[in-house]
Model confidence (mean pLDDT): 83 of 100.
Transfer RNA from Thiomargarita sp., 72 nucleotides, folded computationally.
The RNAcentral record of the sequence draws on ENA.
Lineage of the source: Bacteria > Pseudomonadati > Gammaproteobacteria > Thiotrichaceae > Thiomargarita.

RNA sequence: GCCGCAGUAGCUCAGUGGUAGAGCACUAUCUUGGUAGGAUAGGGGUCGCGAGUUCAACUCUCGCCUGCGGCU
Numbered sequence: 001g002c003c004g005c006a007g008u009a010g011c012u013c014a015g016u017g018g019u020a021g022a023g024c025a026c027u028a029u030c031u032u033g034g035u036a037g038g039a040u041a042g043g044g045g046u047c048g049c050g051a052g053u054u055c056a057a058c059u060c061u062c063g064c065c066u067g068c069g070g071c072u
Stems, first nucleotide, its partner, number of pairs: 001071007010024004018055001026042006048064005
């Protein structure tokens, strides 16, 4: 330099055009003499950045950034 894959909650990841989710973590309450564990409820997101297509974009297209892998 070229090619491919990935970027979504604190972490690990779903979500292939129509209200952004799960597990773990965190907070509160209950349970216990107390801790651990368990139960219930809750908070937390410019969906990497910018533009385009569309009535409508996490999703499709283009550019850029970052990471990983391959080729030279």
It matches the Rfam family "tRNA". It is annotated as a transfer RNA.